[in-house]
The prediction has a mean pLDDT of 80.
Predicted 3D model of a 114-nucleotide RNA (SAM riboswitch aptamer (S box leader)) from a Bacteroidales bacterium.
Its Rfam family is "SAM riboswitch aptamer (S box leader)". Rfam describes the family as follows. The SAM riboswitch is found upstream of a number of genes which code for proteins involved in methionine or cysteine biosynthesis in Gram-positive bacteria.
It was read from a public genome assembly, where an Rfam model found it.
The organism belongs to Bacteroidales, within Bacteria.
RNA sequence: UUUUUAUUAAGAAGGGUGGAGAGAUUAGGCUCUGUGAAACCCUGGCAACCAAUCCCGGCAAUACGGGAGAAAGGUGCCAAAACCUAAUCCCGAAAAUACGGGAGAUGAUAAAAA
Numbered sequence: 001u002u003u004u005u006a007u008u009a010a011g012a013a014g015g016g017u018g019g020a021g022a023g024a025u026u027a028g029g030c031u032c033u034g035u036g037a038a039a040c041c042c043u044g045g046c047a048a049c050c051a052a053u054c055c056c057g058g059c060a061a062u063a064c065g066g067g068a069g070a071a072a073g074g075u076g077c078c079a080a081a082a083c084c085u086a087a088u089c090c091c092g093a094a095a096a097u098a099c100g101g102g103a104g105a106u107g108a109u110a111a112a113a114a
Stems, first nucleotide, its partner, number of pairs: 001114008013043005021032003025087005044078003049074002053068005082106001088103005
C1' cells in the first nucleotide's frame, strides 16, 4: 500500500515546545483557534479490537461461537454524529422541490492475509 471481516450518534484532558492555522478529499455551511491552530513530547484519562484470565457451548482433540470481570501487555482514541449536507442508488402512489428512512461509496480504527 492492497484485500477481507468487524466497529463507527457512547466515552475520555492538563502541561511543555511551537507560532497560524484546524475540523480526511471537493463544494457549501457551521464551528474551533494569539484566552495560542497543526505538529512533536510528557503526564493523565477513555474504550475494550488484539493478547492474557475465568465461565458456558462445541470438538476425539484442536479449531470455532457466546459471556464475564480486570486493564500492568500490543494498538487506538480523548470539541461538536466520521461536525452537518451534497459529491451514487433505492423507498415513502406518480413528477419537481423540500423532508424523512435505508443501502452503498469514501474516510477512520482494529484484526487477519498478501